Bacterial RNase P class A from Smithella sp., 373 nucleotides, folded computationally. The organism belongs to Smithella, within Bacteria. Of the family's consensus pairs, 97% are formed in the model.
């Protein structure tokens, strides 16, 4: 100096004049006025992916379909998030990825080349033995070489007509035992010639979990009416209902339910609507996610939809000048002031907790490569 890697903050400030929306307070001619304080988009407010609070269906019992997770131990209200860790795989490193249970329950699939792609196979090659010998027919082989993403564990010796875990040491792998770790797993030892692939983001096995709808949820007040007219089932032998789908059970249920057809009302109403699984700040505890205590603040409630509009200084960022001034041994830096210019993705509508995606600036720690002392 260049090229990565993980975080974190912030996402303009301040004053004038106007102009909106809400809470307080006081006036007064009570009007939709005035006066005066006090707040007044976001780290993603977006997607609506998940999980809640909340609100409603009288209980939300049992299965069977479904439908979602899937390493292990933590954190949370709770998730499919979030930490930390083992295994795996990428990268030269910091680091990052992982739809990470089960292929020895079964059932597909592995195109095309290849012999041959799983109760696998002999093309070419090797070895023997014949024979009518540039070749041909028996046999034996899967070590070599070809195909291919992947072909009967892998190298190495022995050994064999020639090969083959046939045999041995190593490594893989399977089983037991011992350490270590809360565990997932790691280390070592022995014993065994050992199942011949992949794929479950293919059906499927396990394991764990799941009522339903959804702020246009829902209570309230006003308003208004014609209960006309027609069918069906049914009256304790239970119709019909009791909010994803069947099934069993249970509950209500009697001039009952439930369907059509037809008329009327419904306000720019009121709550829901924001004090919270809340911020912020100090301790303590823990690797951290995060938890405990103790002080402290109150931080938007619109409803056709407020939060803005212009000056103006300061600030932040590029540029140019300054300036081959200056400072350094060098590589390299290179100010303050002045002039021009810009500022990204983006607007709350019942709230929170997450993931995802869009995006400007600014800092901090790490890794690697170059130079130069």
């Nucleotide at each position: 100096g260049g090229a990565g890697a993980a975080g974190a903050u912030c996402g303009g400030a301040u004053g004038a004049u106007c102009g909106c929306g809400g809470g307080c307070a006081g006036g007064c001619a009570u009007g939709a006025c005035c006066u005066g304080c006090c707040g007044g988009a976001g780290g993603a407010a977006a997607g609506u992916c998940c999980g809640g609070g909340c609100u409603c269906c009288g209980c939300a019992g049992g299965g069977c379909a479904g439908g979602a997770u899937g390493g292990u131990c933590g954190c949370u209200a709770a998730c499919g998030g979030c930490g930390a860790c083992c295994g795996g795989g990428g990268g030269c490193g910091a680091c990052c990825c992982c739809a990470g249970g089960g292929a020895a329950a079964g059932u597909g699939c592995c195109a095309c080349a290849g012999a041959a792609a799983a109760c696998a196979u002999a093309c070419c090659g090797c070895c023997c033995g014949c024979c009518u010998c540039a070749g041909g027919c028996g046999g034996g082989u899967a070590a070599g070489g070809g195909u291919g993403a992947a072909a009967a564990g892998g190298c190495g010796a022995g050994g064999u007509a020639a090969g083959a875990g046939c045999u041995c040491a190593c490594c893989g792998c399977u089983u037991u035992u011992c350490c270590g770790g809360u565990g997932a797993c790691g280390g070592a030892a022995a014993a065994g010639g050992c199942a011949g692939g992949g794929u479950a983001a293919a059906c499927c096995c396990c394991a764990u979990c799941c009522g339903g709808a959804g702020c246009a949820a829902g209570a309230c007040c006003a308003a208004a009416u014609a209960g006309g007219g027609g069918a069906a089932c049914g009256u304790u032998u239970g119709a019909g209902g009791g909010c994803g789908g069947c099934c069993c059970g249970c509950c209500u249920g009697a001039u009952g339910u439930u369907c059509c057809c037809g008329g009327g009302u419904a306000g720019u109403g009121u709550c829901g609507c924001u004090g919270g699984a809340g911020g912020c700040g100090c301790a303590g505890g823990g690797c951290a996610a995060c938890c405990u205590g103790c002080g402290u603040c109150c931080c938007a409630g619109a409803u056709g939809a407020a939060u803005g509009a212009u000056c103006a200084u300061c600030g932040c960022c590029g540029c140019g000048u300054c300036a081959a001034a200056g400072g350094g041994u060098a590589a390299c830096c290179g100010a303050a002031a002045c002039g021009c210019g810009g500022a990204a993705c983006a607007g709350a509508a019942c709230c929170c907790g997450g993931c995802u995606u869009a995006u400007g600036a600014u800092c901090u720690u790490c890794u690697c490569c170059g130079c130069g002392c």

Source information
Its Rfam family is "Bacterial RNase P class A". Rfam links the family to the GO terms dimeric ribonuclease P complex, ribonuclease P activity and tRNA processing. The coordinates come from a structure-prediction model, not an experiment, and the mean pLDDT is 77.